This is a predicted structure of a 73-nucleotide RNA (transfer RNA) from a candidate division WWE3 bacterium. It was read from a public genome assembly. Rfam family: tRNA. By type it is a transfer RNA.
RNA sequence: GCGCCUGUAGCUCAGGGGAUAGAGCAGUUCCCUUCUAAGGAAAAGGUCGCAGGUUCGAUUCCUGCCAGGCGCA
Numbered sequence: 001g002c003g004c005c006u007g008u009a010g011c012u013c014a015g016g017g018g019a020u021a022g023a024g025c026a027g028u029u030c031c032c033u034u035c036u037a038a039g040g041a042a043a044a045g046g047u048c049g050c051a052g053g054u055u056c057g058a059u060u061c062c063u064g065c066c067a068g069g070c071g072c073a
Base pairs, nucleotide, nucleotide: 001072002071003070004069005068006067007066010025011024012023013022018056028042029041030040031039049065050064051063052062053061
């Protein structure tokens, strides 16, 4: 330099055009317990990497860029 893949909550990931974007773990609060751990309940946490385009509508499709990974040279 070229090609392919990935980027969504603090972490690991789902969701591949239309609902208020979800799960597990972690963290917070409460319950339980003499205390802790374990267990139970609740709430919170997101500019969906960035910028454009297509569309009535984009996390999703297209283009460019950025970051990471793999391969080739």